[in-house]
C1' cells in the first nucleotide's frame, strides 16, 4: 500500500428499511436469611464510532473519515 471483517448499555453480543432499540452478565432496590451468597420480583442504563448521502422512513443501504482484528504484498 491492497483485500476483508468488526465498531449497538459498564462487559459479551442480538437486531436482513417501518410496532417505543433488545438479551445475558454486571449494578441498584425489595422479598427471603441471624448475616452473606443463591433464588425470586422489580428497577437503572444507549445522541446504535464520526460526518455526509439515498429514502416518506436508516442501527440496517451508499460514500468519506477514525479506531480495532485478520490476510496479502514489498514496489518506491
Nucleotide at each position: 500500500g491492497c483485500c476483508u471483517c468488526c465498531u449497538u448499555a459498564g462487559c459479551u453480543c442480538a437486531g436482513c428499511g417501518g410496532c417505543c432499540a433488545g438479551a445475558g452478565c454486571a449494578c441498584c432496590u425489595g422479598u427471603c436469611u441471624u448475616g452473606u451468597a443463591a433464588a425470586c420480583a422489580g428497577g437503572c442504563g444507549g445522541u446504535c464510532g464520526a460526518g455526509g448521502g439515498u429514502u416518506c422512513g436508516a442501527c440496517u443501504c451508499c460514500c468519506u473519515c477514525a479506531g480495532g482484528g485478520g490476510g496479502c504484498u514489498c514496489c518506491a

RNAcentral holds the sequence, with entries from ENA. The RNA shown here (transfer RNA) has 76 nucleotides and comes from Tessaracoccus oleiagri. Its mean pLDDT, the model's own confidence on a scale to 100, is 81. Its Rfam family is "tRNA". Its family is annotated with triplet codon-amino acid adaptor activity in the Gene Ontology. The family's RNA type in Rfam is transfer RNA. The organism belongs to Tessaracoccus, within Bacteria.